[in-house]
RNA sequence: UUAGAGUUUGAUCCUGGCUCAGGAUGAACGCUAGCGACAGGCUUAACACAUGCAAGCCGAGGGGCAGCAUGAAGUUACUUCGGUAACUUUGAUGGCGACCGGCGCACGGGUGCGUAACGCGUAUGCAACCUACCCAUAACUCUUGGAUAGCCCAUGGAAACGUGGAUUAAUACAGGAUGGUCUGAAUGAAUCGCAUGAUUUUUUCAGUAAAGAAUUUCGGUUAUGGAUGGGCAUGCGUUCCAUUAGGUAGUAGGUGAGGUAACGGCUCACCUAGCCCAUGAUGGAUAGGGGUUCUGAGAGGAAGGUCCCCCACAUUGGAACUGAGACACGGUCCAAACUCCUACGGGAGGCAGCAGUGAGGAAUAUUGGUCAAUGGUCGAGAGACUGAACCAGCCAAGUCGCGUGAGGGAUGACUGCCCUAUGGGUUGUAAACCUCUUUUGUUUGGGAAGAAUAAGCUUUACGAGUAGAGCGAUGCCGGUACCAAACGAAUAAGCAUCGGCUAACUCCGUGCCAGCAGCCACGGUAAUACGGGGGAUGCGAGCGUUAUCCGGAUUUAUUGGGUUUAAAGGGUGCGUAGGCGGUAGAUUAAGUUAGUGGUUAAAUCGAGAGGCUCAACCUCUUUCAGCCAUUAAUACUGGUCAACUAGAGUGUGGACGAGGUAGGCGGAAUAAGUCAAGUAGCGGUGAAAUGCUUAGAUAUGACUUAGAACUCCGAUAGCGAAGGCAGCUUACCAGGCCAUAACUGACGCUGAAGCACGAGAGCGUGGGUAGCGAACAGGAUUAGAUACCCUGGUAGUCCACGCCGUAAACGAUGCUCACUAGCUCUGUGCGAUAUGACAGUACGGGGUUAAGCGAAGGGGAUAAGUGAGCCACCUGGGGAGUACGCCGGCAACGGUGAAACUCAAAGGAAUUGACGGGGGCCCGCACAAGCGGAGGAACAUGUGGUUUAAUUCGAUGAUACGCGAGGAACCUUACCCGGGUUCAAAUGUUGGAUGCAUAUCGGUGAAAGUCGGUUUCCCUUCGGGGCUGCCAACAAGGUGCUGCAUGGUUGUCGUCAGCUCGUGCCGUGAGGUGUCGGGUUAAGUCCCAUAACGAGCGCAACCCUUAUCGUUAGUUGCCAUCAGGUAAAGCUGGGCACUCUGGCGAGACUGCCACCGUAAGGUGAGAGGAAGGUGGGGAUGACGUCAAAUCAGCACGGCCCUUACACCCGGGGCUACACACGUGUUACAAUGGCAAGGACAAAGGGCAGCUACCUGGUGACAGGAUGCGAAUCUCUAAACCUUGUCGUAGUUCGGAUUGGAGUCUGCAACCCGACUCCAUGAAGUUGGAUUCGCUAGUAAUCGCGCAUCAGCCAUGGCGCGGUGAAUACGUUCCCGGGCCUUGUACACACCGCCCGUCAA
Repeated sequence: UUAGAGUUUGAUCCUGGCUCAGGAUGAACGCUAGCGACAGGCUUAACACAUGCAAGCCGAGGGGCAGCAUGAAGUUACUUCGGUAACUUUGAUGGCGACCGGCGCACGGGUGCGUAACGCGUAUGCAACCUACCCAUAACUCUUGGAUAGCCCAUGGAAACGUGGAUUAAUACAGGAUGGUCUGAAUGAAUCGCAUGAUUUUUUCAGUAAAGAAUUUCGGUUAUGGAUGGGCAUGCGUUCCAUUAGGUAGUAGGUGAGGUAACGGCUCACCUAGCCCAUGAUGGAUAGGGGUUCUGAGAGGAAGGUCCCCCACAUUGGAACUGAGACACGGUCCAAACUCCUACGGGAGGCAGCAGUGAGGAAUAUUGGUCAAUGGUCGAGAGACUGAACCAGCCAAGUCGCGUGAGGGAUGACUGCCCUAUGGGUUGUAAACCUCUUUUGUUUGGGAAGAAUAAGCUUUACGAGUAGAGCGAUGCCGGUACCAAACGAAUAAGCAUCGGCUAACUCCGUGCCAGCAGCCACGGUAAUACGGGGGAUGCGAGCGUUAUCCGGAUUUAUUGGGUUUAAAGGGUGCGUAGGCGGUAGAUUAAGUUAGUGGUUAAAUCGAGAGGCUCAACCUCUUUCAGCCAUUAAUACUGGUCAACUAGAGUGUGGACGAGGUAGGCGGAAUAAGUCAAGUAGCGGUGAAAUGCUUAGAUAUGACUUAGAACUCCGAUAGCGAAGGCAGCUUACCAGGCCAUAACUGACGCUGAAGCACGAGAGCGUGGGUAGCGAACAGGAUUAGAUACCCUGGUAGUCCACGCCGUAAACGAUGCUCACUAGCUCUGUGCGAUAUGACAGUACGGGGUUAAGCGAAGGGGAUAAGUGAGCCACCUGGGGAGUACGCCGGCAACGGUGAAACUCAAAGGAAUUGACGGGGGCCCGCACAAGCGGAGGAACAUGUGGUUUAAUUCGAUGAUACGCGAGGAACCUUACCCGGGUUCAAAUGUUGGAUGCAUAUCGGUGAAAGUCGGUUUCCCUUCGGGGCUGCCAACAAGGUGCUGCAUGGUUGUCGUCAGCUCGUGCCGUGAGGUGUCGGGUUAAGUCCCAUAACGAGCGCAACCCUUAUCGUUAGUUGCCAUCAGGUAAAGCUGGGCACUCUGGCGAGACUGCCACCGUAAGGUGAGAGGAAGGUGGGGAUGACGUCAAAUCAGCACGGCCCUUACACCCGGGGCUACACACGUGUUACAAUGGCAAGGACAAAGGGCAGCUACCUGGUGACAGGAUGCGAAUCUCUAAACCUUGUCGUAGUUCGGAUUGGAGUCUGCAACCCGACUCCAUGAAGUUGGAUUCGCUAGUAAUCGCGCAUCAGCCAUGGCGCGGUGAAUACGUUCCCGGGCCUUGUACACACCGCCCGUCAA
């Protein structure tokens, strides 16, 4: 000292990218802003610059004297006679412009253009060097000369600036003398060094110096040494690109010379031919380097602003001069660009110094003060100069500190906001109010440190001059910091966010608009995601945004990743460099380890102290890696030496194989040719056609020829490095393996470059061509069919030689070595065995599995396990293996191989579903087998469409369409037209008052309404109650919208057999198991088996009804027996036997038998039984699906309307009608129609009702009348049976339509009712494609009843009974469903996903 999160999916694990939270900045922008301290401030145009300043000083070097001051002399004026003023002269004095001379100007300050370099950093070296001023030591400082600035005169030019003449000085310049320890040459000796060589020393010869000033010290010259500063050389380190691979002629080295302070190809002459480079030369791009700064756990990564060191540069390029030092920022010369002046001839300039201006830009300050301090230059010094420096100004641009108050204070005030709203919550102790404090602020007063000393004076020490002590001028900042007093909460809070990540939630507005957004994503009428309000959260004089860097990112992985399927093993081998390397020993000490020394500038960082009130900041002390040197150690690695045999190789002996190359040979098949024989087709396909064939095909036989390929054996067999290799045989070549242990003695492994091999296709040249067969042609298929199928057919396939160099070249798995449980099959050896059996061992080829491994699938001694070595390759998807460049190729093409832009994913494995013109098993009136229908006709009814003032609304595949509606003439009614009403309709509660509420009449009107008149409660136990309207309060109303905000209800899959849970187990997980498997069932029904054992919702059963019996109860039911009685009749007494009705029970369970089966269960015209294997029917509908239907049945959230989208009334409409569809009715007839006669139900209904019976009417019905609130009365059958008639006809079928006359209901039948009678008598003669229902009391057929209802458009719906069939071989197919399994790039789930083209 190491934190993670969001995002790929329906869900999961993994891979992998994108994004976020942190820190930082010379920042910028938005909003906001009280103060102080410290530090910072052109990152862009090394763009251009107005103006001022930034380097001068020395008179104690000099000649001098323009200007200033003083003195002296003179003249003039004035005069107070002291003098004053002006002028002239005088360098005499202080001083001093310009000039000569000296020192400085090479420092300080700025910038980062250039530079990839000994530029920088670090460590060394110079025996190859220089160094003004400074220090120390030694010595010297003699003499002489000629000039030249200035000044003066003349003169050119616009100016800048010159030119000529005369004269003059020096610490300027020059000559001579002297001279050593200096220099050069020659020479002898000693010592030392890694080498060239260095040091010391002897002798001889030659050469080179100087300046004075002022006054008692500064200078000058020579020499040596030191210090300081530089110069040069070297080791190591120092960005990216190989789509930059070769570069280089002074190039590399040598000899000699020149040059330099000095070495050196630095330069030159000659000689040699080298030198650099895959450990990256050369070229290109970018860039000043370091101390350090930011980040990070670290390793690293990024940066190099401020401060310090080094370098480079000074408008651009070049050059030298002077000088100790420069190739010189405020010097010179030349060239160039630009700017300015000009008299056009010519000149001047260089802010990357400090301020400042313009420009550029998102963006960066004052044309300030002072030399007081620190430092620099000059000077003996005073001092001068100093935009270095120190200060101040501006800027929230950063860091640190302080403040904007503190305590109390609940009626939890008002406002605001929210809610489940007569109330509550929140804002919120917040405010008001009370008490307190005074940092900051304002005013007044005091008031610093920073200053040390200089000259000079005094004094101490020693001989001088230095050193020490004392006195001694000087403060920009600044009357600032700081201190004290007074006043008074007084002067001071914002910004961003609030869907998740991520702390913080509600209301309104908006309605895929406006907008938001870092990623995921939000917004299409209930947005915690947009905008506003309220509230909250975070930080706070700041807060957000943007940009950039590091982090998170182990996402380039040294620490610390991978490559079977996610991106990634080279197609294979040989092999160079390189990397790595067996056993034991000696030696060395390069690596390695330890100690010591040097260095690592300062600042910075870390640690410990101290000073500013604290902190930031500052100061002091201390610590560090690295590099160099040295000493020591020697295990390991390396070097050297000499050994070994376990690695590797050789020898000998064996067996093995589709290993390779070349040659020879073989048979079958195919095709063609010829002949024979033979006749009408052959061939081909799903079916055909093209094609072949009477000129004789196909099929058959014989012979001949050709080319290609090698049947069987043949195999999770063999061989080879891979590609690949298959008839037989010969020759040659190669290989691994086994055995043996004779030989060599580490000779090994891997392998960038390189070389070789490398399927098929393709290319070149020449052959060959039987079969097959791209292209092509024809025939089919098809909407089309440039395909799949068929008939032909060229390249090609074959051979030889030469190219190409790629493949899913795959085990999608690089090579080598070692180690790590088993079982089993197989090839070849060795071994063992000697009669059929088998230990072991080696090298190969397979299967299965333990451990450990993996995201999982899986792999598992032939590893994807555990280790070692080397190589190759990967770093999100797309763009793209594309473009450009280069290399190779005859070409085709191959190798190498990007970027812009774009997306938030792309991907792997596994899971659950769904789906499949995948598979298996099974079921259903699903098909099939049957019966009857629909689709054609007419009518009824619903829907669409159209129409309309309106034709109200909803339902729309199955799952809308005789549906909501179980009754539209008014009403209903929601629609349209017209007339009207506006707190009203209805109901309830509470309170009050009243009995003028109400009834009735009239006018008007279509009515509603409106206007007017008259009238005025009931009951009572007298307490009151009822009723009605009135007043007051509360709650209006809406069939307006949203079924995609909802409740409830319903349809459908489907009465299909499924859907789940607990615990356990398996899996990292989603999940699985159970629920699978074998049987069985109508059934997840049951049985067996079983890592499952149990359970729940479904199934079944329990419920109702129906079929049989028993028992009980008998009225309104029944009538056998008894009695009475009628024309007849349970009509009456009586009875409860029977039927029947109602209640309670029994009964059916594969219980019994036979067979099959382990069982469950199945089979049986079995027995018994009324009923037999769920007896028939009904009710009952699992988890869920379809945002299925319904806001118009009801309820309800939200929105909308309120003299109207509410309400009342009259009339109309919902009934329209060219047409289309659905559902039905009636038919088309003789199994029938009509007429007459005759018989048998069940279930229901009935008082504003059903009505017997009587009368009238042809009839609907009417008028009377009786029974019955109903097992009592009443409504009640038809098909059927018997007889007659009709005779196949648009009819004695069929009844539509129309005319006339009626009945009934109702306020009212015109739009728009039903029924009756008479008349009329349409279409229709069994219905195309297609399609519906039904498996037994079913279909078909016949009638009856009921609800709604005044009546009825009912042929509909719901029930009831009567008569009463046919057929099912079977599961191939169609439809739907269930279970198991398989594939999937689908998950809104195949009505999916998705590709290409075109368009917008």
Predicted 3D model of a 1400-nucleotide RNA (small-subunit ribosomal RNA) from an uncultured bacterium. The RNAcentral record of the sequence draws on ENA and SILVA. The coordinates come from a structure-prediction model, not an experiment, and the mean pLDDT is 83.